[in-house]
RNA sequence: CAAGUUGGUCGGGCAGUCGCGGCGAGGCUCGUUCUCGUCGAGGAAAGUCCGGGCUCCAUAGGAUAGAGUGCCAGGUAAUGCCUGGGAGGCGUGAGUCUACGGAUAGUGCCGCAGAAAAUAUACCGCCUAUGACUCAUUUGAUGGGUGAUGGGUAAGGGUGAAAUGGUGCGGUAAGAGCGCACCGCGCGCCUGGUAACAGGUGUGGCAGGGAAAACCCCACUCGGAGCAAGACCAAAUAGGGAAGCAGAUGUGUUUAUCGCAUCGGGCGUGAUCCGCGUCGCUUCCGGGUAGGUUGCUUGAGAGACAUGGUGACAUGUUCUCCAGAUGAAUGAUUGCCUCGUUUGCUCACGCAAAUAGACAGAACCCGGCUUACAGACCAACUUGCUAU
Numbered sequence: 001c002a003a004g005u006u007g008g009u010c011g012g013g014c015a016g017u018c019g020c021g022g023c024g025a026g027g028c029u030c031g032u033u034c035u036c037g038u039c040g041a042g043g044a045a046a047g048u049c050c051g052g053g054c055u056c057c058a059u060a061g062g063a064u065a066g067a068g069u070g071c072c073a074g075g076u077a078a079u080g081c082c083u084g085g086g087a088g089g090c091g092u093g094a095g096u097c098u099a100c101g102g103a104u105a106g107u108g109c110c111g112c113a114g115a116a117a118a119u120a121u122a123c124c125g126c127c128u129a130u131g132a133c134u135c136a137u138u139u140g141a142u143g144g145g146u147g148a149u150g151g152g153u154a155a156g157g158g159u160g161a162a163a164u165g166g167u168g169c170g171g172u173a174a175g176a177g178c179g180c181a182c183c184g185c186g187c188g189c190c191u192g193g194u195a196a197c198a199g200g201u202g203u204g205g206c207a208g209g210g211a212a213a214a215c216c217c218c219a220c221u222c223g224g225a226g227c228a229a230g231a232c233c234a235a236a237u238a239g240g241g242a243a244g245c246a247g248a249u250g251u252g253u254u255u256a257u258c259g260c261a262u263c264g265g266g267c268g269u270g271a272u273c274c275g276c277g278u279c280g281c282u283u284c285c286g287g288g289u290a291g292g293u294u295g296c297u298u299g300a301g302a303g304a305c306a307u308g309g310u311g312a313c314a315u316g317u318u319c320u321c322c323a324g325a326u327g328a329a330u331g332a333u334u335g336c337c338u339c340g341u342u343u344g345c346u347c348a349c350g351c352a353a354a355u356a357g358a359c360a361g362a363a364c365c366c367g368g369c370u371u372a373c374a375g376a377c378c379a380a381c382u383u384g385c386u387a388u
Base pairs, nucleotide, nucleotide: 001384002383003382004381005380006379007378008377009376010375012337013336014335015334016333017332018331020040021039022038023037024036025035026034027033028031042359046370047369049368050367051366052365053364054226055225056224057223061274062273063272064271066222067221068220069219070218071085072084073083074082075081086100087098088097089096090095101217102216106215107214109210110209123157124156125153126152127151128150129149130148132146133145134144135143136142137141165183166182167181168180169179170178184206185204186203187202188201189200190199191198192197230294231293232292233291240285241284242283243282244281245280247263248262249261250260251259252258265279266278267277268276301320303318304317305316306315307314308313339357340355341354342353343352344351345350
């Protein structure tokens, strides 16, 4: 100097004029009013993908089915999140990615090609035995070729994503873990580590692999609905009409009513069953209201410092209040400055003019993840080139 990797910050500033909403104070003609002060949309407010707080069902348990997660250890209110580590893949590297439990519980799948993709096998080959035909040499045997039948073989070739452990040596008629060495695989032991795992060592010639992001098995976790939740106030209407299901038995009392018990039935915020609670439940037609207050912003809150920790974070001290709208406020405009861009002029330096210029707007709140993002900047690390 160039190219990368990881993390972080900003994403305009200053001044004026006018306007809007909340809160506080004061005034007045007490109103949708006036004055003053103060605060007022993000790093993602987005997606609605996760986890919660909170409210209600509600007194709310168990099982089955179903759903989610899936290496280990920590963090957190919690998670499918974050941090660190392990294994595997990619990259020269800094780094980065992982849907990362189990194939000896079982079922299913691996098309086409290929002999054959599991109850494994022989297309081309290689070796060998017995015949047949033939050629050359030759004087009778040797060598070669073609083909038939039988036996042995899976080392070589072919097909395929994948061919039944790999490489090498020996051995064999030719071959093969047939034997040996190393690697791989199974089993055992030792060392390090909390663990996932890593390393070492011994032993066994040991055999089909892949894939569960197929069903499945295993481990852990799991009520539901949601601020349009819910609470209160006011007002209005038609304590409207119809249909169906459902109460039987026994007992207390003189009877009835009523109470109690048993059984049955209905209903109760995921399904089914059991349990629990309750005594009515289901459907259709028609009518009224949909107004106001609250929930609604003090929080698992933000900032600073210290201590502990590799880190995510935790603890302590200190400081601070930073939107609460409701058809929906948080804005409009002018001037200057700055970064950038565009245009014109200039040999160039530069000068002049125009222009704030990415993604994008809170609605109960918080913690994450994912996606979008013009431009400006900071820090650490890696690689290459050059110079000293």

This is a predicted structure of a 388-nucleotide RNA (Bacterial RNase P class A) from a Thiotrichales bacterium. The coordinates come from a structure-prediction model, not an experiment, and the mean pLDDT is 78.